Notes
A computed fold for a 109-nucleotide RNA from Algoriphagus sp., annotated as SAM riboswitch aptamer (S box leader). Taxonomically the source falls in Algoriphagus (Bacteria, Pseudomonadati, Cytophagia, Cyclobacteriaceae).
[in-house]
């Protein structure tokens, strides 16, 4: 790097450093010189692995991970509702289900 499986509506800060973008991508919409993003230290959360208890569940926090907004929303297909236009159906808004993509973990390669 690839594949498979599982999870993604909960949860989680402060300081120092750097100095302009950042939130995967596209369109929105947000965060950001009252310093975002990223890095370091401390602190915390608890998704998976690990450990403990008879144990779904609970506890621990050793290994990864995580600590703005539902994975921030939508992005493909289906079903429903409302409005507008209109003869064979279209447009907009919205609810819901399933995919896809992304992220994380574990196993395999």
């Nucleotide at each position: 790097g690839a594949u498979u499986u599982a999870u993604a509506a909960a949860g989680a800060a402060g300081a120092g450093g750097c100095g302009a973008g950042a939130g995967a991508c596209a369109g929105g919409c947000u965060c950001u010189g009252a310093g975002a993003c990223c890095c370091u230290c401390u602190g915390g959360c608890a998704a998976c692995c690990u450990g403990g208890a008879a144990a779904a569940u609970c506890c621990a926090a050793g290994g990864u991970g995580c600590c703005a907004a539902u994975u921030c929303c939508u992005g493909c297909c289906g079903a429903g509702u409302g409005a507008g236009g209109u003869g064979u159906u279209c447009u907009c808004a919205u609810u819901u289900g399933g995919a896809a993509a992304u992220a994380u973990a574990a196993a395999u390669u």